[in-house]
Formats: sequence, structure tokens, C1' cells
RNA sequence: UCACAGACAUGGCAAACUUGGCGAAAGUCAAGGACGCAAAGCUAUAGGGACUAAGGUGUAACACGAUGUCAGCCAGCUGCCGAA
Repeated sequence: UCACAGACAUGGCAAACUUGGCGAAAGUCAAGGACGCAAAGCUAUAGGGACUAAGGUGUAACACGAUGUCAGCCAGCUGCCGAA
């Protein structure tokens, strides 16, 4: 120094829920709030997967369908500390 791993220390993020806003919805933004997280940092046309289904299409009680969404689903990239 690198890989795996996670003691110490400085700290970091923020689930559900509530209020307000945006959106057809999924979801998202802000405030409060902490379930948890060693990457719960970044990346959505680098890959897989999942959600919604407006416009649209069809065999039209429904189905298809992403250009929409999810990274706290897997994953890719990058990073703090410096014990075993």
C1' cells in the first nucleotide's frame, strides 16, 4: 500500500409515523421523529430486479405498457479510523 475484516475515535445518515408541499400513481421535497445502517455516500441507458400505469394500445368488469419511480433489493464506483 492492497484485500478480507471491524476494535478505538471523530463524527455521519435517518425507517415507520405526523404536518405541509409536488405528482395520475409509485414516490419525492421540507420540518419533526429514530427503526436501524461501516458505506443507509454517489450511480437508474453499465447490469439485474422491483413498484406505479398517466398519455396510449387491445381481446376492453380487465390486460399490455415507462418515457415515471425505487440505491434502506442485489450490484458498480468512491470514501473515514487504523487494533487483532

RNAcentral holds the sequence, with entries from Rfam and Ribocentre.
The RNA shown here (c-di-GMP-I riboswitch aptamer) has 84 nucleotides and comes from Paenibacillus tyrphae.
The prediction has a mean pLDDT of 84.
The model forms 95% of the base pairs in the Rfam consensus.
Taxonomically the source falls in Paenibacillus (Bacteria, Bacillati, Bacilli, Caryophanales).